A computed fold for a 74-nucleotide RNA from an uncultured Clostridia bacterium, annotated as transfer RNA. Rfam family: tRNA. Rfam's curators write: Transfer RNA (tRNA) molecules are approximately 80 nucleotides in length. Rfam classes the family as a transfer RNA. The sequence was found in a public genome assembly.

RNA sequence: GUGCCCGUAGUUUAGUUGGAUAGAAUGCGAGGCUACGAACUUCGAGAUCGGGGGUUCGAAUCCCUCCGGGCACA
Repeated sequence: GUGCCCGUAGUUUAGUUGGAUAGAAUGCGAGGCUACGAACUUCGAGAUCGGGGGUUCGAAUCCCUCCGGGCACA
């Protein structure tokens, strides 16, 4: 340099047929339970989806570009 893949809560991730309030686990905060913790249990906060632009009535999802990571070829 060329081609392909990946980037979504603190972390691990679902969603890839364009239309649901973007869902879950774990972690975090509060309550219950306990002599106190852990475990268990109830509730809660937390991601506008790597950045920007475009298409569309509507974009995490399609297109362009840039950034970061990985693999292959040179």